[in-house]
Context: one part of a larger RNA
RNA sequence: UGACGGGGGCCCGCACAAGCGGUGGAGCAUGUGGUUUAAUUCGAUGCUACGCGAAGAACCUUACCAGGGCUUGACAUGCAGGAAGUAGGAGUCCGAAAGGAUAACCACUCGUCAAAUCGGGAACCUGCACAGGUGCUGCAUGGCUGUCGUCAGCUCGUGUCGUGAGAUGUUGGGUUAAGUCCCGCAACGAGCGCAACCCUUACUAUUAGUUGCUAACGGAUUAUGCUGAGCACUCUAAUGGGACUGCCAGUGAUAAACUGGAGGAAGGUGAGGAUGACGUCAAGUCAGUACGGCCCUUAUGUCCUGGGCGACACACGUGCUACAAUGGUCAGUACAAUGGGCAGCAAGACCGCGAGGUGGAGCGAAUCCCAAAAAGCUGGCCCCAGUUCGGAUUGGAGGCUGCAACUCGCCUCCAUGAAGUCGGAAUCGCUAGUAAUGGCAGGUCAGCUAUACUGCCGUGAAUACGUUCCCGGGCCUUGUACA
Numbered sequence: 001u002g003a004c005g006g007g008g009g010c011c012c013g014c015a016c017a018a019g020c021g022g023u024g025g026a027g028c029a030u031g032u033g034g035u036u037u038a039a040u041u042c043g044a045u046g047c048u049a050c051g052c053g054a055a056g057a058a059c060c061u062u063a064c065c066a067g068g069g070c071u072u073g074a075c076a077u078g079c080a081g082g083a084a085g086u087a088g089g090a091g092u093c094c095g096a097a098a099g100g101a102u103a104a105c106c107a108c109u110c111g112u113c114a115a116a117u118c119g120g121g122a123a124c125c126u127g128c129a130c131a132g133g134u135g136c137u138g139c140a141u142g143g144c145u146g147u148c149g150u151c152a153g154c155u156c157g158u159g160u161c162g163u164g165a166g167a168u169g170u171u172g173g174g175u176u177a178a179g180u181c182c183c184g185c186a187a188c189g190a191g192c193g194c195a196a197c198c199c200u201u202a203c204u205a206u207u208a209g210u211u212g213c214u215a216a217c218g219g220a221u222u223a224u225g226c227u228g229a230g231c232a233c234u235c236u237a238a239u240g241g242g243a244c245u246g247c248c249a250g251u252g253a254u255a256a257a258c259u260g261g262a263g264g265a266a267g268g269u270g271a272g273g274a275u276g277a278c279g280u281c282a283a284g285u286c287a288g289u290a291c292g293g294c295c296c297u298u299a300u301g302u303c304c305u306g307g308g309c310g311a312c313a314c315a316c317g318u319g320c321u322a323c324a325a326u327g328g329u330c331a332g333u334a335c336a337a338u339g340g341g342c343a344g345c346a347a348g349a350c351c352g353c354g355a356g357g358u359g360g361a362g363c364g365a366a367u368c369c370c371a372a373a374a375a376g377c378u379g380g381c382c383c384c385a386g387u388u389c390g391g392a393u394u395g396g397a398g399g400c401u402g403c404a405a406c407u408c409g410c411c412u413c414c415a416u417g418a419a420g421u422c423g424g425a426a427u428c429g430c431u432a433g434u435a436a437u438g439g440c441a442g443g444u445c446a447g448c449u450a451u452a453c454u455g456c457c458g459u460g461a462a463u464a465c466g467u468u469c470c471c472g473g474g475c476c477u478u479g480u481a482c483a
Base pairs, nucleotide, nucleotide: 001483002482003480004479005478007477008476009475010474011473012472013471015467016466019430020429021428022427023426026321027320028319029318030317031316032315033314034312035311042053043052064307065306066305067304068303069302070301073130077129078128079127080126081125082124088105091102092101093100094099108121109120110119111118132296133295135294136293137292141290143285144284145283146281148279153192154191155190156189157188158187159168160167161166172183173182174181198273199272200271201270203241204240205239206238207237208236209235212231213230214229217228218227219226244267247261248260249259250258251257323423327382328381329380330379331378332377333376339370340369341368344363345362349358350357351356389420394415395414396413397412398411399410400409436459437458438457439456440455441454442453
């Protein structure tokens, strides 16, 4: 100087408390451990692994296993030599395919050039250099990332003090979300962080008015911005305005600031996002890519068929659906936003109980389509039961995608109707348009095991006395046999 303390002081955070909803019990989904297996590919492992890499494992993917092939190779460049019905290649034979054998037909390009022809290139064969490796080492590395933590810290120059390590500044009195600001002070300044500058959202003006909108006028319709017309309104999307403790009062040290108030769409960082200092964990990643070293080279490379990654006594994590009446079911009826669409989204119509099929208007989309929002509201039934709750499991019949749904896809209909009556010890999230709850969209994608993930909108709470305690953190101080 740090680190640590079941030392002290001050302060903060959904850290506790106050509340609301869960997990832990059930069934199922998914990940992991373990076990099993020819293989169940590999990585991630307290917080910071475990719906994680994977934003999509039937083949492919695929790295694993079994079997069958290839050996200058599935892919790149160079050198030397060679062959002429050459390169390519329908068809046929062996084969599960890959591959092997045979083989009709039959090229391209440059120079010489009228043409034939000759020579070269590409391609082919042989040989040599080499290719190739998801083989090892993240404890050889780059890059990127997680975490402490969006915590308020981490340092430097000059000066001063100290033999020196170092200190001072950065401590102190206030204040703040903040090393934020004010005051003081042997310090005076500065840098990286904080804040601001950026994006979205909340109010508004101007500009613009189609594909958007419809107040007034005309036309048409059973009806509808359907149409003439208009750009006022909504909206769209560009440029501005607006919030700064600016104003008032009080408190304070006359400061910084704090408390209350006015005006205002918004008030003290308005809300949310992006943004992550010096560093820590030899943290993670050689399987995203790059890269040093080591290793394999008729195999640890490469192609193919089939299997596996989907196994199942069990254990754990994360979720979904429930156990019901604030509910279930039937009928009617209302209101969104984000998005996606040409190898695509697909309307009306017809067929089917349905999944879906036939067909195809329109739309490269503020125009058309996906598209029905759901909870909600109105009315009927159910009457507290393992039920008109719950939907697992299983049987049968179908549909769709795809070369192919046995291992191992999704969906529909009929039948079947399991556990489950609110969950022990323990434990998680959340402070406002939040929690809870309801649906919608998208990426990946032929299809889908999505209940995941990333977004969107609807309905919409309760509680916070307080900082004694638990956890994590910041500053000062103290002890130390630790570095």
Molecule: small-subunit ribosomal RNA, 3' major domain
Organism: uncultured bacterium